About this RNA: Predicted 3D model of a 1498-nucleotide RNA (small-subunit ribosomal RNA) from an uncultured bacterium. The coordinates come from a structure-prediction model, not an experiment, and the mean pLDDT is 85. The sequence is in RNAcentral, with records from ENA and SILVA. Its Rfam family is "Bacterial small subunit ribosomal RNA".
RNA sequence: UAGAGUUUGAUCCUGGCUCAGAAUGAACGCUGGCGGCGUGCCUUACACAUGCAAGUCGAGCGAGGCGGAGUAGCAAUACUCCAGUCGAGCGGCGAACGGGUGAGUAACGCGUGGAUGACCUGCCCUUCAGCGGGGAAUAACCCGGGGAAACUCGGGCUAAUACCGCAUACGAUCGAGAGAUGAAAGCGGGGUCGCAAGAUCUCGUACUGAAGGAGGGGUCCGCGUCCGAUUAGCUAGUUGGUGGGGUAAUGGCCUACCAAGGCGACGAUCGGUAGCCGGCCUGAGAGGGUGAUCGGCCACACUGGAACUGAGACACGGUCCAGACUCCUACGGGAGGCAGCAGUGGGGAAUUUUGCGCAAUGGGCGAAAGCCUGACGCAGCAACGCCGCGUGGAGGAUGAAGGUCUUUGGAUUGUAAACUCCUGUCAGCGGGGAAAAAGGGACUGGGGCUCAUACCCUCGGAACUUGAUUGUACCCGCAGAGGAAGCCCCGGCUAACUCUGUGCCAGCAGCCGCGGUAAUACAGAGGGGGCAAGCGUUAUUCGGAAUUAUUGGGCGUAAAGGGCGCGUAGGCGGCUUACUAAGUCAGGGGUGAAAUCCUGGAGCUCAACUCCAGAACUGCCUUUGAUACUGGCAAGCUCGAGUCCGGGAGAGGUGAGUGGAACUGCGAGUGUAGAGGUGAAAUUCGUAGAUAUUCGCAAGAACACCGGUGGCGAAGGCGGCCCACUGGAUCGGUACUGACGCUGAGGUGCGAAAGCGUGGGGAGCAAACAGGAUUAGAUACCCUGGUAGUCCACGCCGUAAACGAUGGAUGCUAGCCGUUGGAUAGCUUGCUAUUCGGUGGCGCAGCUAACGCAUUAAGCAUCCCGCCUGGGGAGUACGGCCGCAAGGUUAAAACUCAAAGGAAUUGACGGGGGCCCGCACAAGCGGUGGAGCAUGUGGUUUAAUUCGACGCAACGCGAAGAACCUUACCAGCUCUUGACAUUCACUGAUUGCCGGCAGAGAUGCCGGAGUUCCAGCAAUGGACAGUGGGACAGGUGCUGCAUGGCUGUCGUCAGCUCGUGUCGUGAGAUGUUGGGUUAAGUCCCGCAACGAGCGCAACCCUCGCCAUUAGUUGCCAUCAUUAAGUUGGGCACUCUAGUGGGACUGCCGGUGAUAAGCCGGAGGAAGGUGGGGAUAACGUCAAGUCAUCAUGGCCCUUACGGGCUGGGCUACACACGCGCUACAAUGGCGGUGACAAUGCGCAGCCACCUAGCAAUAGGGAGCUAAUCGCAAAAAGCCGUCUCAGUUCAGAUUGAGGUCUGCAACUCGACCUCAUGAAGUCGGAAUCGCUAGUAAUCGCGCAUCAGCAUGGCGCGGUGAAUACGUUCCCGGGCCUUGUACACACCGCCCGUCACACCAUGGGAGUUGGUCUUACCCUAAAACGGUGCGCUAACCGCAAGGAGGCAGCCGGCCACGGUAAGGUCAGCGACUGGGGUGAAGUCGUAACAAGGUAACCGUA
Repeated sequence: UAGAGUUUGAUCCUGGCUCAGAAUGAACGCUGGCGGCGUGCCUUACACAUGCAAGUCGAGCGAGGCGGAGUAGCAAUACUCCAGUCGAGCGGCGAACGGGUGAGUAACGCGUGGAUGACCUGCCCUUCAGCGGGGAAUAACCCGGGGAAACUCGGGCUAAUACCGCAUACGAUCGAGAGAUGAAAGCGGGGUCGCAAGAUCUCGUACUGAAGGAGGGGUCCGCGUCCGAUUAGCUAGUUGGUGGGGUAAUGGCCUACCAAGGCGACGAUCGGUAGCCGGCCUGAGAGGGUGAUCGGCCACACUGGAACUGAGACACGGUCCAGACUCCUACGGGAGGCAGCAGUGGGGAAUUUUGCGCAAUGGGCGAAAGCCUGACGCAGCAACGCCGCGUGGAGGAUGAAGGUCUUUGGAUUGUAAACUCCUGUCAGCGGGGAAAAAGGGACUGGGGCUCAUACCCUCGGAACUUGAUUGUACCCGCAGAGGAAGCCCCGGCUAACUCUGUGCCAGCAGCCGCGGUAAUACAGAGGGGGCAAGCGUUAUUCGGAAUUAUUGGGCGUAAAGGGCGCGUAGGCGGCUUACUAAGUCAGGGGUGAAAUCCUGGAGCUCAACUCCAGAACUGCCUUUGAUACUGGCAAGCUCGAGUCCGGGAGAGGUGAGUGGAACUGCGAGUGUAGAGGUGAAAUUCGUAGAUAUUCGCAAGAACACCGGUGGCGAAGGCGGCCCACUGGAUCGGUACUGACGCUGAGGUGCGAAAGCGUGGGGAGCAAACAGGAUUAGAUACCCUGGUAGUCCACGCCGUAAACGAUGGAUGCUAGCCGUUGGAUAGCUUGCUAUUCGGUGGCGCAGCUAACGCAUUAAGCAUCCCGCCUGGGGAGUACGGCCGCAAGGUUAAAACUCAAAGGAAUUGACGGGGGCCCGCACAAGCGGUGGAGCAUGUGGUUUAAUUCGACGCAACGCGAAGAACCUUACCAGCUCUUGACAUUCACUGAUUGCCGGCAGAGAUGCCGGAGUUCCAGCAAUGGACAGUGGGACAGGUGCUGCAUGGCUGUCGUCAGCUCGUGUCGUGAGAUGUUGGGUUAAGUCCCGCAACGAGCGCAACCCUCGCCAUUAGUUGCCAUCAUUAAGUUGGGCACUCUAGUGGGACUGCCGGUGAUAAGCCGGAGGAAGGUGGGGAUAACGUCAAGUCAUCAUGGCCCUUACGGGCUGGGCUACACACGCGCUACAAUGGCGGUGACAAUGCGCAGCCACCUAGCAAUAGGGAGCUAAUCGCAAAAAGCCGUCUCAGUUCAGAUUGAGGUCUGCAACUCGACCUCAUGAAGUCGGAAUCGCUAGUAAUCGCGCAUCAGCAUGGCGCGGUGAAUACGUUCCCGGGCCUUGUACACACCGCCCGUCACACCAUGGGAGUUGGUCUUACCCUAAAACGGUGCGCUAACCGCAAGGAGGCAGCCGGCCACGGUAAGGUCAGCGACUGGGGUGAAGUCGUAACAAGGUAACCGUA
């Protein structure tokens, strides 16, 4: 040293991505009051107008101008003088500092520490010595000439601290020495003498030679200093030596000669990038990043080259040359260099004033005054940063108004405001007003120097005097809350929530992700949170990231052990002793600049900022000491390692030989029609004789049994037998060597299969290929053939899921049981025990994310090697190396995703397994699918055909009944507080009733009767009705994906859970699994579980038996009676409807485990749940329903509401579902007339009578029902028909009727007569049913005016079959696999097509850079020459010495030619890759994925 989000249904782990922090020379958006201190071209080292940025000295020199004074002169003018002044010139010093920038540079460039006995140093300081005497020129100036200009040429005059000799030489230099060589300059102040010239004294300063110092610099060395090996070899002045040259100085720095070296895996060379450091940012630190401002060093100054001057430069504001650019020009020539300060253009997201001043600090010159100074000090601009301050304070509840929300009560904004009382920072106005000033300096005091009381110096005093900032800081006063708040955020991370709008749109987004009508995620608003003169965004760095892991990670399965040996370098290394002291440790010394950081203190009112002091600077050098450990050196040891001797084991390797079985072929025999092959077939073989069978021969390949989680080998791998040669391991003995060891980058060898080359060989098998099948297709799986190949020899290749997915070595850490090879001991001689080596299983500690590993470690440790760092792109491209090729090896990037993954968990699923159920199949019976009709649906049609329901689980469903109504739909007419509710006001009449008119009706108008009801004496109130108005009503309008409720379904399936405990890091597991058993998670037993709940079962209803109670409307055995249970009587029976009993595996036998239970039996009306019903766990399907109802939200409001008439829901080419009736003889028709049960009935059921063929009608009794009625039950039985579209079937149509109803046209049912369609048992397919069931027969009821083939019930007759669980479907439990979790209707792969993106190849083309060779060669320096020119010196002179120009030479920048390397841009076309909501083709993978998958190879 703080973490969080994100892979999953959930979990643990691995792993990436993202966030919260700090920072910035920043920029952008919105906003902006004041001050202090800082900071401000990061981009084009792009180009620059204008001004300024380096001058100064008259006390070095000559001349001139101006001014002043004087003299002469009328004046012009001339001359002389001056503490004056000005600009040039000669001369000196400075200009090499200061200031800027970071292009170049990977280097002794920088940092740090050393060396210089290999060096230099102007000005400054100290010391020593000197400063003598001469000479020749030249600028300025004058005259003349050239030029547009810049400038320049010639002649003439002149000075010096300019220049040159001579003299002198303490030092110095050279030389072994003797000796030789080599300097200089004056100027200023004062005094004395002198007429003056001049002489002399003195002071100051300058000058010369030399020594030393200080400070500054040059050079050399150790160590440190980025990335790339897809850069591995580099180097000819290269490495060294000798001589010479050159430099201040070492040195190949240069040159001649000689030698052949030097550097490099500890990374040379090459390429890319970069100024380095103190520091700065970040971080707990170690580190990482960075190199603005400040400070140190370096490099550069338009680009390239060069030297000159000088103490110092190869020189930012100097020179020369070349080049590019700009400007001037009279076209001949010239001029320039802001990376100084301002400023301009340009570039850019972006970076300031053409300001003031030398007052301070510092610098140059000067003796000084002073001058110069864009260094610097200040001011201006900019919220760019840091720091400070303010925008007010106190009180103030009716909790005002307004806003927002609301459940309409209220809540919140909010003490916030208003209002009251105060204060006065900042800004404003007025007034006062510092510090920064040190210095300079007339005059003067002390001291020094001196002959001197001059001068000068020094220490003091002092008149006077110096401020850009600036009337600034600061102080005082005045006025008045007056002038001063924004920005971002509010889904999670992450502090902060509501409303409205929008509707996968518009938009948001750092990651996860929001938005498809109720968005806390978009936009607005209210409210809230955070920060605040700022706030956000973007960019970048560090952090978090232990995500490159030294501190501090890993590699069995997540990414990661090299395929395996041998071995080089390197790394590491047993025991003892002695020495050493490199590492290591301790002490001392030097250094580690300042600033920064830290601590303490101080100054600005505080702070930022600044100052002072300390500490620190973790480093380097040096010195002294210590010696345990490591290293070095030496000596020894035996346990590591090896040698030797003696055994035994083995598919270890190589070569040669040899054997039998089988396959195939050939020959011959027997023999005849098939064989072969498959799921089934066919291709194929066979009457020219196959297959089968027998014998013989040939050839090639492989070695059954033994054979084994047996053996051997480093791995790959090795298997008949025998021989030869040969490697290794192991056991026993303990004689020998004496650490000889381990590992191993490069290197080298071996290395399955496939493949390649050459030559053989070729029986079987068998890529390719051919044919046959399969299939939608089938370039496959299956079949028949078949070539490379497989085999041998030699040579390549060098890869595999080369796996134990586990590198090697050594030591240590419980065991048990096998097996293999030895040895030992014991005895019972085939066993036991011990031990060493190998090979397996289980298992403790420990480890692990888990799975698992566990003395053969994945445990505990040490050493060495290899490898990993998200997925995809990709083991790919390019480059290199290897290969005959195939290809191998090494190995990226752009781009793209937020995951990709490991292990385990729960489910779900499997054309996985086991067990078990169900009318699930099978076995049966009857249907549907074909026909006609009925009904529902789709579709179509329509003004409308209202709406909903859609696999099972929509479709005779909502609808238990659409002619109007219903009704929701359509057309037309019509109403607007409304058909309905509440409230207010007014009226007391209107509604209602009767009649009339208009109208399709709703409705409107008119007339008449009537003047209501309740309470109250009345007033009045209420009811009711009308009119009017506003709130509101109303909506079958939308959303069942906002909901409640209800329902369907899996499924009456046996399951679903909980508490506690236990196990597991956890999700979870256990319980609930297991052995039995059951219809059942039913029960029993066992068990880290023990219990419990919801389900199951039971309790409830009904049917079946009995008993009992009660007998009317029921019943009638006995008695009486009648036509008749009709009546008396009775309640026994039946029945009715109440209450009980009964059945519990209770009893017996068998079986089972002695259990639960099962099987059989007895008894019983009923037997193992007796039959049926009701009853439906946790949940699933966003299942169904907003149109039953309720309800949030949205929408309509003279209409999407209300009323009315008519129409529609009844349409009709067609398709589907549920049914009815049939196709007939188990039947039709006729006759006969036996036996039920459930129900229902007063706007009803209707006996009976009459009429009608009938539907029905007219009369009419009974019954509010065990009383009366519906009501006839039908199938049955008897007769007839005799197989036909019929005496089957009844559709359709015509005619006539009946009934209901306001009304049967669209559009009812029924009756009668007539008509008499399809249909002769139904393709693929499919449904129901296991017993009083199916089938068949009739009866009743609900709805209802009427309408039933539908629905719901009732009884009558009454079967067949179930071997069984292989298969289909559904379900339960256990288990297994999984890449599924929206859960197999899952997931998912590849080509093709389209769009976009980045990228490889590519004929070439363009450019940069580097190298080599050659050519040309500017300026400069160097060397040579120098017959041209030449003041100082020598010489009497001639001439000489010396110098200059010129010329020549080598070297060389720029430029050119040629070749090559490398990098980049573009590029027709082309290759693959990535991404994209709905494209095409298939189905490869995940389950046994339907041919197990995968690796290498062709």